About this RNA
A computed fold for a 381-nucleotide RNA from Actinomyces respiraculi, annotated as Bacterial RNase P class A. The source organism's lineage runs through Bacteria, Bacillati, Actinomycetota, Actinomycetaceae and Actinomyces.

């Protein structure tokens, strides 16, 4: 300068005008005094408010204990309320490297299954060609055909076929024996809290994959969900009382009395609880900042802030002006040039979305753009 690689963050900004939801804040206005209404101040999405996949607080409900089905994690140390997250690492893979990736317990010698297709044989392995060796027949010279038997060295198939090179042995052959090397099991000595791991030593000469098949092992789980649930509570119906039915409750007419007209019901007070209302509902595992312990996750201490809360569901529209981002021009500046800047006209102004009981996490979708640490390559000092 070119390919990358990681981690951090923005995700328009200022103002005018209009509107929308919220307030135990102000100021008026009306009220039946429960409250409404106008005006002001103030606060009003998101980095994922999403999906609702995992953990959790919160709330009813079940619950002696203990196990049994059932489901769910799964290297090892940590952090956390908790986790199926996070951090560190350890082993396996891949990358020249920064880095990434992993559904990682039982190195499938407890059992049971599965292993397409090819292929003789897919598991207590396996004789299709091949190789060798007896008979028996033909050629009687190298060989041929049968037919027994040996044989995992050769060939072919497959993802995969019972270690790997040398030797020796043998009729061929083969851990059958050796020797190294690889892998495997047991000691022993260092390192490490571990998960490993670094050397040594002996053994038997090698054991195929697949637990994201069933299982085994070791831990964890009780069920619904803010439509959880709490409270208050119209009418109507029900129940119970009192009063009253021509001896006349009660009602109209009216400020009261009288008078007049309807009258057969009227009044009260109970419980459960509908419509509706009110709480749950935002001071919380809360956020910013400093410092201190930890390699980090994270946790302590101090100090500051209070920051939607709707229920048919509020959080926007509109002008400017600037940022930005196309595109086009220019007699400006740098530079050979490509190009950069600098002026200026036109266009855009977006993406992914959007609380609805709250919190920690995964995952996912996002125009555009910014800052940082880093690896390689290549050239010049």
């Nucleotide at each position: 300068c070119g390919a990358g690689c990681c981690g951090a963050c923005c995700g328009g900004g200022c103002g005018g005008c209009c509107g929308c939801g919220g307030u135990a804040c102000c100021g008026g206005g009306g009220u039946u005094c429960g409250c409404u209404c106008c005006g002001g101040a103030u606060c009003g999405a998101g980095g994922a408010a999403c999906g609702u996949c995992c953990g959790g607080g919160c709330u009813c409900c079940a619950c002696a204990g203990a196990g049994c089905a059932g489901g769910g994690c799964g290297g090892u140390g940590g952090c956390u309320a908790a986790c199926g997250g996070c951090c560190a690492c350890c082993c396996g893979g891949g990358g020249u490297g920064a880095c990434c990736c992993g559904c990682g317990g039982g190195a499938a010698c407890a059992g049971u299954g599965c292993c397409a297709c090819a292929g003789a044989g897919a598991g207590u392995a396996g004789a299709c060609a091949g190789c060798c060796g007896a008979c028996g027949g033909g050629g009687c010279u190298a060989c041929c055909c049968g037919c027994c038997g040996g044989u995992g060295a050769u060939g072919g198939u497959g993802a995969a076929a019972g270690g790997g090179u040398g030797g020796g042995g043998u009729a061929a052959g083969a851990g059958c024996c050796c020797a190294c090397c690889a892998g495997c099991g047991c000691c022993c000595c260092g390192g490490g809290u571990g998960a490993c791991u670094g050397g040594g030593g002996c053994g038997g000469c090698u054991a195929g994959g697949c637990a994201a098949a069933c299982c085994c092992c070791g831990c964890c789980c009780g069920g619904a969900g803010c439509a959880a649930g709490a409270c208050c509570g119209c009418a109507c119906a029900g129940c119970u009382g009192a009063c009253g039915c021509u001896u006349g409750a009660g009602g109209g007419c009216u400020g009261c009395u009288c008078g007049u007209c309807c009258g057969a019901g009227u009044c009260a007070g109970c419980g459960g609880g509908u419509a509706g209302g009110u709480c749950g509902c935002g001071u919380g595992a809360g956020c910013c900042c400093a410092c201190c312990g930890g390699u980090a996750a994270c946790g302590g201490u101090g100090g500051g802030c209070c920051a939607a809360g709707a229920u048919g569901g509020a959080u926007g529209g509109u002008c400017g002006c600037c940022a930005c981002c196309g595109u086009c021009g220019c007699a400006c500046c740098g530079g050979u040039a490509a190009c950069g800047g600098g002026c200026g006209g036109c266009g855009g102004c977006a993406a992914c979305a959007g609380a609805a009981c709250c919190c920690g996490g995964c995952g996912u979708a996002c125009a555009g753009g910014u800052c940082g640490g880093c690896u390689c390559g290549u050239u010049c000092c």
The gene name in the source record is rnpB.